[in-house]
RNA sequence: GAUGAACGCUAGCGGCAGGCUUAAUACAUGCAAGUCGAGGGGCAGCGGGAGUAGCAAUACUUGCCGGCGACCGGCGCACGGGUGCGUAACACGUAUACAAUCUGCCUUUUACUGGGGAAUAGCUCGGAGAAAUCCGGAUUAAUACCCCAUAACAGCGGGGAUGGCAUCAUCCCUUCUUGAAAGCUCCGGCGGUAAAAGAUGAGUAUGCGGCUGAUUAGCUUGUUGGUGAGGUAACGGCUCACCAAGGCAACGAUCAGUAGGGGAUCUGAGAGGACUACCCCCCACACUGGUACUGAGACACGGACCAGACUCCUACGGGAGGCAGCAGUAAGGAAUAUUGGACAAUGCCCGCAAGGGUGAUCCAGCCAUGCCGCGUGCAGGAAGAAGGCCCUAUGGGUCGUAAACUGCUUUUGAACAAGAGAAAACCCCCUUACGUGUAAGGGGCUGAUAGUAUUGUUAGAAUAAGCAUCGGCUAACUUCGUGCCAGCAGCCGCGGUAAGACGAAGGAUGCAAGCGUUAUCCGGAUUCAUUGGGUUUAAAGGGAGCGUAGGCGGCUCGAUAAGUCAGUGGUGAAAUCUUCUCGCUUAACGAGAAAACUGCCAUUGAUACUGUCAAGCUUGAGUACAGUUGCCGUUGGCGGAAUAUGACAUGUAGUGGUGAAAUACAUAGAGAUGUCAUAGAACACCGAUUGCGAAGGCAGCUAACGAAGCUGUAACUGACGCUGAGGCUCGAAAGUGCGGGGAUCAAACAGGAUUAGAUACCCUGGUAGUCCGCACUGUAAACGAUGAUUACUCGCUGCUGGAGGGCAACUCUCAGUGGCUUAGCGAAAGCGAUAAGUAAUCCACGUGGGGAGUACGCCGGCAACGGUGAAACUCAAAGGAAUUGACGGGGGCCCGCACAAGCGGAGGAGCAUGUGGUUUAAUUCGAUGCUACACGAAGAACCUUACCCGGGUUUGACAUGCAAGUGGUAGUGAUCUGAAAGGUGAACGACCCGCAAGGGAGCUUGCACAGGUGUUGCAUGGCUGUCGUCAGCUCGUGUCGUGAGAUGUUCGGUUAAGUCCGCUAACGAGCGCAACCCUCGCUGUAUGUUACAUGUGUCAUACAGGACCGCCGGUAUCAAGCCGGAGGAAGGUGGGGAUGACGUCAAGUCCGCAUGGCCUUCAUGUCCGGGGCUACACACACGCUACAAUGGGCAGUACAAUGGGUUGCUAAGCCGCGAGGUGGAGCCAAUCCCCCAAAGCUGUCCUCAGUUCAGAUUGCAGGCUGCAACUCGCCUGCAUGAAGCUGGAGUUGCUAGUAAACGCGCGUCAGCUAUAGUGCGUUGAAUACGUUCUCGGGCCUCGUACACACCGCCCGUCACGUCAUGGGAGCUGGUAACACCUGAAGCCGGUAGUCUAACCGCAAGGAGGACGCCGUCGAAGGUGGUGCUGGUGACUGGGACG
Repeated sequence: GAUGAACGCUAGCGGCAGGCUUAAUACAUGCAAGUCGAGGGGCAGCGGGAGUAGCAAUACUUGCCGGCGACCGGCGCACGGGUGCGUAACACGUAUACAAUCUGCCUUUUACUGGGGAAUAGCUCGGAGAAAUCCGGAUUAAUACCCCAUAACAGCGGGGAUGGCAUCAUCCCUUCUUGAAAGCUCCGGCGGUAAAAGAUGAGUAUGCGGCUGAUUAGCUUGUUGGUGAGGUAACGGCUCACCAAGGCAACGAUCAGUAGGGGAUCUGAGAGGACUACCCCCCACACUGGUACUGAGACACGGACCAGACUCCUACGGGAGGCAGCAGUAAGGAAUAUUGGACAAUGCCCGCAAGGGUGAUCCAGCCAUGCCGCGUGCAGGAAGAAGGCCCUAUGGGUCGUAAACUGCUUUUGAACAAGAGAAAACCCCCUUACGUGUAAGGGGCUGAUAGUAUUGUUAGAAUAAGCAUCGGCUAACUUCGUGCCAGCAGCCGCGGUAAGACGAAGGAUGCAAGCGUUAUCCGGAUUCAUUGGGUUUAAAGGGAGCGUAGGCGGCUCGAUAAGUCAGUGGUGAAAUCUUCUCGCUUAACGAGAAAACUGCCAUUGAUACUGUCAAGCUUGAGUACAGUUGCCGUUGGCGGAAUAUGACAUGUAGUGGUGAAAUACAUAGAGAUGUCAUAGAACACCGAUUGCGAAGGCAGCUAACGAAGCUGUAACUGACGCUGAGGCUCGAAAGUGCGGGGAUCAAACAGGAUUAGAUACCCUGGUAGUCCGCACUGUAAACGAUGAUUACUCGCUGCUGGAGGGCAACUCUCAGUGGCUUAGCGAAAGCGAUAAGUAAUCCACGUGGGGAGUACGCCGGCAACGGUGAAACUCAAAGGAAUUGACGGGGGCCCGCACAAGCGGAGGAGCAUGUGGUUUAAUUCGAUGCUACACGAAGAACCUUACCCGGGUUUGACAUGCAAGUGGUAGUGAUCUGAAAGGUGAACGACCCGCAAGGGAGCUUGCACAGGUGUUGCAUGGCUGUCGUCAGCUCGUGUCGUGAGAUGUUCGGUUAAGUCCGCUAACGAGCGCAACCCUCGCUGUAUGUUACAUGUGUCAUACAGGACCGCCGGUAUCAAGCCGGAGGAAGGUGGGGAUGACGUCAAGUCCGCAUGGCCUUCAUGUCCGGGGCUACACACACGCUACAAUGGGCAGUACAAUGGGUUGCUAAGCCGCGAGGUGGAGCCAAUCCCCCAAAGCUGUCCUCAGUUCAGAUUGCAGGCUGCAACUCGCCUGCAUGAAGCUGGAGUUGCUAGUAAACGCGCGUCAGCUAUAGUGCGUUGAAUACGUUCUCGGGCCUCGUACACACCGCCCGUCACGUCAUGGGAGCUGGUAACACCUGAAGCCGGUAGUCUAACCGCAAGGAGGACGCCGUCGAAGGUGGUGCUGGUGACUGGGACG
């Protein structure tokens, strides 16, 4: 885009079309084929006339008239109308042919139309039957039937002439023979017979054309042909007899499936593809099957007979029927209309005509089924109304000029009125010309549709809009609801709390009396590719050769004209399509004309190319001769090394094997060594990126036989060529059969190991096999994943075999074999004269992944198995090449307390703290590998506090605004009550501005609102952790690439460093690194209080200097740099700090703060009392103290630094064993205080023990802080004295003023749980060979099926569910042919029985006919086996999805 459509929602009108696609299922009822009295006998019924009877109504009679049922006869019924079952066929289309044919009615021409006869229907009488219907007697007519006459241009035979196309045709002559007729009449005519011709219609034959399947490969006996006969309108095996053995088929016979064919229609640029409803042509069919009759025509839709199925009637004896005609009914189905009107028109049949008939036809009805047209109003109108919806919300946007309102119009609809054309013929009347008929003219008659189309008048915006969509494709966006639910979905995909995708609303978009959905076809799809594609790696080159058919084929000349090209003629129905014109108001629709119908046939011509025939040529191909090459093949012979075995000898304890072992062998003597012997298999070195072969493949030496390639010569042949469906042959390894052989190795198997297991990898053994002969198998990643042949197309450089230039060097050439590369090609990788380039020929193969190279069938095979080779179902991908990352039990380089080397710990004990778990009314919350767990918390008794219980309170504990009130007001607050909060409220009692009124502040009340440590860190900001102080992360321009991207940033060095240097299609730049900043160490200068002690600078503060590989030597590309040295306080970033690139982890935090959404509002807010966060079978983590003698106790004695201090540090003195108390000087600090540092040193006791170690736990007595130490603080003294004797697997920190050890300070803080955190100083080590390994990281590279990126991806079994399918004992249908039996109707043939009007015969009888009987054929039926194809089936096999 389209449709004979259907479904959902909706619906105003008209025109033109269309309307059972399914059950060729079954049909009630009505109608659809009759007509002619001018063929006939007649007269039932109707009308008229006449007559009789009767007052009349009426009854009866009468074919007399109009006419006419049934009957005889003629014509029609073979047309028109329906359907698409069958049919793959000369059925259809197209073009021819009939010298092989027929043709009623019609037209033209010619001739004729004489005589005679016998019946029969009807009617009537009788009979049978329920009916349908039938039988018998009598009698009768014809345009019914029969006989005779006449006739040829008809038919048969014979002869002749001419012509053609083989049989033959035409014409002439002739003999015999044959067969005709019908009448009616209004007297005009209408008919009848014969012959010839035409027209129309029909029949037959042939060429070409148009479906699928080869998992259908062979089919055929009247089959193919001949002769003769029969039959037909006619040819013909159409039928029969005989003879011959043919005919068809890979260019697809036969079989199976499907199907009416065409014009056309839809689509498409076309070529094509699909389709064949309506209209036209042809065919076939008429309940199913068969058969003939009649006829011009039928094997006959509304005729006959028979068989069958079904339905109906029946008196049970018998009968009737055929809507695939028009309506209509039932059924089926998603689905398809009225039991309408009229013969007025067009056409058909009958008739002289009038006329009759016609479900053909013309009209109407139903249906938005389609196409086309019209309308549902038009113009103005901004307070941009109300209302809805949205927002950044005192407002704005949008629906929207939309509405209201004003003016205008009246299609359509309504009412009323008028009202066509389709009609002209026939026929009747009149006139004219020829002359009673024809032609022309005039008048008259006839309308179903329909009072319709159309026209006019009236009123009035009045009567008329929906459907789908709005994530992308694809035009159109927001809010709310929902929360992986409900749902959507054509594909991708939406939905898990902020959904433009679901549902609703508002708005928008598209189409519009329709709009969507579904189904189907074409297109897009160059996605079966003729136009117009492919096969190295995406699907796809056959394993290789030979070769049949076929396809294609070198140069020259001639002939021909099949292909090819051109002209002409015929045909290509009409309709349709296209163009033009015209008619309905327009359009759809219709009419006329033209063009077209790309086709087929015939004819005439052209001859380049192809073909065919003929003649030649040598360059393709082959032959000959000469030379040469090789792991080329087959057969035989020979050789040495190694291995195994055997024998003997020497000799002794192991051997063997592995990552390590064990099994195994060995004192019955192994292994090792030596000599000899035997066996089988394979051939080291040479050896190569080499050579040969068609491929598979081929390797010791040698002989024979055989084959091939290459080079050279140009002697011979003269296109002999290329490819190659089928076919034939070869064809690794494994495997199979028979017979040998058997050394090694080695499936299966056994044992030992490994392992969670180990039916494996490893080890010890070991059988088939491996080897040979013969035979089979016929497959491989049979690979260059690249078919064969030919020609052409830049270069460079190797190797092999020849030939030439005299050898060599070198050069040229032929054949082969490699590497790199230009153009070109390619998706890219890559290919690139050995093409995957440019062309040509032939073959093979592919058409999304899976199912599946499976199933079934067939073929081959001894088997194993091979060849051929589907479908259902399922997925939205599967795949190729390349890119960037990430990853790797890949590689290279490098770094880090990463390992190693060391020192000290933790893991065991007790305690402290945190976490999990458990418990609880609550044990508030968060943090959870590294990167949570002495973390938020630099300090939970109340408070904190967020949790629990209980008691209060509600504009609130707190903020802002508005309004109103309030001077004894705000505020202070005794008393009482209460656990407190709170309640009560004596008493006291204000402030600012203003002259005053009043205002402000405060307070009270009310309204807006406050409040929330409620939720979402996966809506966020900010901040932080981690990789990681790792050296990386990027950009601009340029260049390369189709692109993603690459280059730069790689490479060679070097560095702590992407630090620097060199090279370089890159050149530069940015964020990082480094430096700039702070601090410590040295020096100088300046200043110097409260320091030190009297003039300096230990010290403090500030500023400056100093270090840069600067100097020397070595090394290096003489680059960066590295190594060593000097000097120096310090040397190669001097130590430390601050500083954290692009990013990752949806990392952490809504309970620091901020903040969107959601939730809450007498509560999830807020206040208070008490409790809890401190619980305790347990587990983990950071720590402290120890286990002791490098120690502990006691005594004496020495040396710091950082800090802090007025609600504070607190001195001296005094009291207390002590914590502490008292006291109060000094200090807002280089001044005073905290403040005695401790380890250390000296001396002494303890002597290896659960101790003079260790200090938990517990008791008693005290101290301090605080409203308050019960839950739940710290400290002191005395007493008590637990576990613990150095800690399993595994694990942690540290590289120098570091570790370790020692003490001191600070923050938080009333106090403290601090053993924590963070600073300060004192004492002060050991070790680093080195980078194999562990962890983490950086750069380069390789691989990848990974990309939420290895915590990835992913395979198979098993279990469960669903689905389709193969096999399956069988069971059950359909279909096709075959064999046999039976055999209706009927045609044909025979006939001895019966009957018989026309003719012959005087008669008997005959001729002829009918019936009966018999025979051939023959539908249906029966029996039997068979082929093909469905359904179903216990069980079973695999497959797909979840």
Molecule: small-subunit ribosomal RNA
Organism: uncultured bacterium